[in-house]
RNA sequence: AUGUUAUCAAGAAAGGCAGAGGGAAUAGACCCGUUGAAGCCUUGGCAACCCUUUAACUUUAAAGAAGGUGCUAAAUUCUACUAAUGUUUAGAAAUAUUAGAAAGAUAACGA
Numbered sequence: 001a002u003g004u005u006a007u008c009a010a011g012a013a014a015g016g017c018a019g020a021g022g023g024a025a026u027a028g029a030c031c032c033g034u035u036g037a038a039g040c041c042u043u044g045g046c047a048a049c050c051c052u053u054u055a056a057c058u059u060u061a062a063a064g065a066a067g068g069u070g071c072u073a074a075a076u077u078c079u080a081c082u083a084a085u086g087u088u089u090a091g092a093a094a095u096a097u098u099a100g101a102a103a104g105a106u107a108a109c110g111a
Base pairs, nucleotide, nucleotide: 003109004108005107006106007105008104013043014042015041016040017039021032022031023030026080027079028078029077044072045071046070049068050067051064052063053062054061055060076103081100082099083098084097085096086095087094088093
């Protein structure tokens, strides 16, 4: 690397350097950005996966935040594949909603 499990519509910003891109990849849409993008640094914050304490002891619940990660525009920004339902249509097909999948992100574990 690949894998297993869990979560992903909640939450949380300023300053410095820098200087044109960014929102994972492909396509489309839509946004953010010289009133300063990416990236790096400092300080803060959010959350509670690992963790700590207590109760319970299959499962779990409550509280906490020293430490290891993570995150800090918009649902993982939205759509893409499948199914169901509705609408339009003579039909093909288009479109909307919902559910799921795929892909991705993060954590813990394992090798």
Predicted 3D model of a 111-nucleotide RNA (SAM riboswitch aptamer (S box leader)) from Flavivirga amylovorans. The organism belongs to Flavivirga, within Bacteria. Rfam family: SAM riboswitch aptamer (S box leader). Rfam links the family to the GO term regulation of gene expression. Rfam's curators write: The SAM riboswitch is found upstream of a number of genes which code for proteins involved in methionine or cysteine biosynthesis in Gram-positive bacteria.